[in-house]
RNA sequence: GCCGAUGUAACUCAGGGGUAGAGUAACGCCUUGGUAAGGCGUAAGUCAUGGGUUCAAAUCCCAUCAUCGGCUCCA
Numbered sequence: 001g002c003c004g005a006u007g008u009a010a011c012u013c014a015g016g017g018g019u020a021g022a023g024u025a026a027c028g029c030c031u032u033g034g035u036a037a038g039g040c041g042u043a044a045g046u047c048a049u050g051g052g053u054u055c056a057a058a059u060c061c062c063a064u065c066a067u068c069g070g071c072u073c074c075a
Base pairs, nucleotide, nucleotide: 001071002070003069004068005067006066007065010024011023012022013021018055026042027041028040029039030038048064049063050062051061052060
C1' cells in the first nucleotide's frame, strides 16, 4: 500500500428498515442474628464519527476513525 471482519449499557453479546434487548456487574427492597446464596425491582445507550437515501436508519449507501486478520513490496 491492497482486501476483509468487527464497533450496540460498566463487561460479554443479540437485534440487519417501523419508538433498543438479554446475561453478568451496580443500586434498592425482601429473606437472615449477620453474611453468602436466592427472590423481586430500579437505573444505566447521541447504537464509533460525519454525511446521504427514505415518511421513517442501530439496520441500506459513502467517507473517516479505532481494533483484529490476510496479502504484497522494501529493509
RNAcentral holds the sequence, with entries from ENA. Transfer RNA from Desulfobacteraceae bacterium IS3, 75 nucleotides, folded computationally. Taxonomically the source falls in Desulfobacteraceae (Bacteria, Pseudomonadati, Thermodesulfobacteriota, Desulfobacterales). It matches the Rfam family "tRNA". By type it is a transfer RNA. From the family's description: Transfer RNA (tRNA) molecules are approximately 80 nucleotides in length. Its family is annotated with triplet codon-amino acid adaptor activity in the Gene Ontology. The prediction has a mean pLDDT of 82.